Record summary: A computed fold for an 86-nucleotide RNA from Symbiobacterium sp., annotated as c-di-GMP-I-GGC riboswitch aptamer. The prediction has a mean pLDDT of 83. Lineage of the source: Bacteria > Bacillati > Bacillota > Eubacteriales > Symbiobacterium. The model forms 91% of the base pairs in the Rfam consensus.
RNA sequence: UUCGAAAAAGGCAAACCCAUCGAAAGGUGGGGGCGCAAAGUCACGGGUCUAACACCCUCCGGGUUAUGACGGCCGGGCUGCCGAAA
Numbered sequence: 001u002u003c004g005a006a007a008a009a010g011g012c013a014a015a016c017c018c019a020u021c022g023a024a025a026g027g028u029g030g031g032g033g034c035g036c037a038a039a040g041u042c043a044c045g046g047g048u049c050u051a052a053c054a055c056c057c058u059c060c061g062g063g064u065u066a067u068g069a070c071g072g073c074c075g076g077g078c079u080g081c082c083g084a085a086a
Base pairs, nucleotide, nucleotide: 001085002084003083004082011036012035016031017030018029019028020027021026034072040078041077042076044075045074046073047070048069049068054064055063056062057061
């Protein structure tokens, strides 16, 4: 520097369940374990989800919108364990 076939030290933890926070999306903790070689980290670009507040309408109701959320959707930045090859 490139790579992740095998091995090893280990790590993370989907669905689902419980508790809790939140308007929601979703977050956090515990159980759980589908998977993951960056499933470490940064909402920077794209994408997706939500719509409390705000705005609009024909005001029942519906629509628009991120300042909210997702890194286990894709790309990018930064950092890093083990091993292999050169």